[in-house]
């Protein structure tokens, strides 16, 4: 240098044109409890790596650049 994945919530992923989800972990309040842990019921947080472009809309298509893995050279 070239090709290929991949970049959403604090983590780990979903979603794949139509104003974003998770029985998950964490967090935050309550019940319980002398106090905590353990359970349990409630609730909070993302303009989706940056910038463009198509489009009535774009997380999703398309371009370019950044970041990270992987393969080739």
């Nucleotide at each position: 240098g070239c090709c290929g994945c991949g970049g959403u919530a604090g983590c780990u992923c979903a979603u794949u044109g139509g104003u974003a989800g998770a029985c998950g972990c964490a967090c935050u309040u309550c019940u319980c409890u002398g106090a905590a842990a353990a359970a349990g019921a409630a609730g909070g947080g993302g303009u989706a790596g940056u910038g463009g472009g198509u489009u009535c809309g774009a997380u999703u298509c398309c371009c370019a650049c950044c970041c990270g893995c992987g393969g080739c050279a």

A computed fold for a 73-nucleotide RNA from Parcubacteria group bacterium CG1_02_39_15, annotated as transfer RNA. The organism belongs to Bacteria candidate phyla, within Bacteria.